[in-house]
RNA sequence: AAGUUAAUAGGUGAUGGAGCUCACCAUAACUGCCUUCUGGCUAAUAGCUCCUACAAUAUC
Numbered sequence: 001a002a003g004u005u006a007a008u009a010g011g012u013g014a015u016g017g018a019g020c021u022c023a024c025c026a027u028a029a030c031u032g033c034c035u036u037c038u039g040g041c042u043a044a045u046a047g048c049u050c051c052u053a054c055a056a057u058a059u060c
Base pairs, nucleotide, nucleotide: 010025011024012023013022016051017050018049019048020047021046032041033040034039
């Protein structure tokens, strides 16, 4: 690297990816808030850490 056999170890947690932990779900779990109903606001996490994107400030 290829082939054969066997197994299904799942999914979800308001904007991206990964690891760990937690919780929930198969009838599903999950799908933010406010509002004058036209719009507005916070946040990349359920929690921790890292990366990426975005925003602010400072330095070179």